About this RNA:
This is a predicted complex of two RNAs, RNase P RNA and transfer RNA, with 429 nucleotides together.
[in-house]
RNA sequence: CAGGCCGGGUGACCGCGAGCCCUGUCAUUGACAGGCGCUCGAGGAAAGUCCGGACACCGUAGGGCAGGACGCUGGGGAAAUCCCAGGCGGCGAAAGCCGACGGAAAGUGGCACAGAAAGGAGACCGCCAGCGGCGACAAACUCUCCGGAGACGCCGAUGGUAAGGGUGAAAAGGUGGGGUAAGAGCCCACCAGCGCCGUGGUGACACGGCGGCUCGCCAAACCCCGUCCGGUGCAAGGCGAACAGGCCCCGCUCACGUAGCCCGCGUGGGGGCCGGGUAGGCCGCUCGAGCCGUCUGGAGACAGCCGGCCUAGAUGGAUGGUCACCCUCGACAGAAUCCGGCUUACAGGCCUGCU
RNA sequence: CGGGGCGUAGCGCAGCCUGGUAGCGCACCACAAUGGGGUUGUGGGGGUCGGAGGUUCAAAUCCUCUCGCCCCGA
Numbered sequence: 001c002a003g004g005c006c007g008g009g010u011g012a013c014c015g016c017g018a019g020c021c022c023u024g025u026c027a028u029u030g031a032c033a034g035g036c037g038c039u040c041g042a043g044g045a046a047a048g049u050c051c052g053g054a055c056a057c058c059g060u061a062g063g064g065c066a067g068g069a070c071g072c073u074g075g076g077g078a079a080a081u082c083c084c085a086g087g088c089g090g091c092g093a094a095a096g097c098c099g100a101c102g103g104a105a106a107g108u109g110g111c112a113c114a115g116a117a118a119g120g121a122g123a124c125c126g127c128c129a130g131c132g133g134c135g136a137c138a139a140a141c142u143c144u145c146c147g148g149a150g151a152c153g154c155c156g157a158u159g160g161u162a163a164g165g166g167u168g169a170a171a172a173g174g175u176g177g178g179g180u181a182a183g184a185g186c187c188c189a190c191c192a193g194c195g196c197c198g199u200g201g202u203g204a205c206a207c208g209g210c211g212g213c214u215c216g217c218c219a220a221a222c223c224c225c226g227u228c229c230g231g232u233g234c235a236a237g238g239c240g241a242a243c244a245g246g247c248c249c250c251g252c253u254c255a256c257g258u259a260g261c262c263c264g265c266g267u268g269g270g271g272g273c274c275g276g277g278u279a280g281g282c283c284g285c286u287c288g289a290g291c292c293g294u295c296u297g298g299a300g301a302c303a304g305c306c307g308g309c310c311u312a313g314a315u316g317g318a319u320g321g322u323c324a325c326c327c328u329c330g331a332c333a334g335a336a337u338c339c340g341g342c343u344u345a346c347a348g349g350c351c352u353g354c355u
Numbered sequence: 356c357g358g359g360g361c362g363u364a365g366c367g368c369a370g371c372c373u374g375g376u377a378g379c380g381c382a383c384c385a386c387a388a389u390g391g392g393g394u395u396g397u398g399g400g401g402g403u404c405g406g407a408g409g410u411u412c413a414a415a416u417c418c419u420c421u422c423g424c425c426c427c428g429a
Base pairs, nucleotide, nucleotide: 001353002352003351004350005349006348008326009325010324011323012322013321014320016041017040018039019038020037021035022034023033024032025031026030043332047343048342050341051340052339053338054337055233056232057231058230062263063262064261065260067229068228069227070226071225072086073085074084075083076082087101088099089098090097091096102224103223107222108221109218110217111216124165125164126161127160128159129158131156132155133154134153135152141150142149143148173191174190175189176188177187178186192214194211195210196209197208198207199206200205237283238282239281245274246273247272248271249270250269254268255267256266257265290309291308292307293306295304296303297302327330356428357427358426359425360424361423362422365381366380367379368378375412383399384398385397386396387395405421406420407419408418409417
């Protein structure tokens, strides 16, 4: 550093929830009461509800627009913001770890302040060219027909220039050389990036060669491309019990039903106010993409054969208390339809492998 | 149990969608006006934008995790 595992132990007594059994009462499937009968009774996260499903109902769920999620490649898996392996990028001395990792030459938009200029840009300082003017104070060079001219310096406008300065998060490839009036991929070498070709690989991609020379960043901005998505959640939903009245308004070019809209579809009623009833019972409810072990296939995730096991199901909601002994003196925390993941919290301890 | 929303100054709220300056009202402080107080006027102070991490040059704003509060559903 990586992977896996444990999460105080044993015994006694009392108590709580569930199932089975026994006994008794009520006349039946059953209900109630008792039992000093047996068995079972929270977690690795039961948590957050962040994803995905199973299951159930809604109008068989159809179309279009809108909306949402995801995004390297191959595989696994019921599916997934999941897992495995690989590629690429980043970090580390290494083992290894991390990555929302499609597209910025399809379009739109943004890049505050500063700065001359913020996108296919730009001349503020600087550098350079020729042109125009001046040479005054001091000195100096060359030519001269002695009037001046050149060179040089300063100033002005014009043009060239992205090397240098300065601003910024970012300034239109980087370094070096050549070249030029000064410069510049203008030219050359190496490097980075782009495109094409070849080789290897299932692929992401890697390596090599060639080419024209350079194309900013942001899509966790709109958007484009590809894949996927009907809605609502066990307070779903079903059975049974109880109550089942009155008044007013709208209505087929309407109203309601199932999503944000439209089409389509179904039904014929819908809305408001007042009044009445239930807040108790049963099912759904836990045997399931289930757990454990051997073997086989595979690099692995995982899959398959065989054998074994049943392991909480409450509905004011159970899993606790006391005592004794021992140790390393015990963390985070408690089911509520179920399952697969992710994330977060966690005292301490054990095993294996690697640096 | 399931679903939805909110957190910005002492209090109540904007700003978030479309990223660059955090603003409004009440409250607080100072001054003026008054004999004094209130009212009024002028000026001023006060902000970890619930917390942590990420994207970006730059985050109250976008994304993820987390904490707290509120509402709805028989």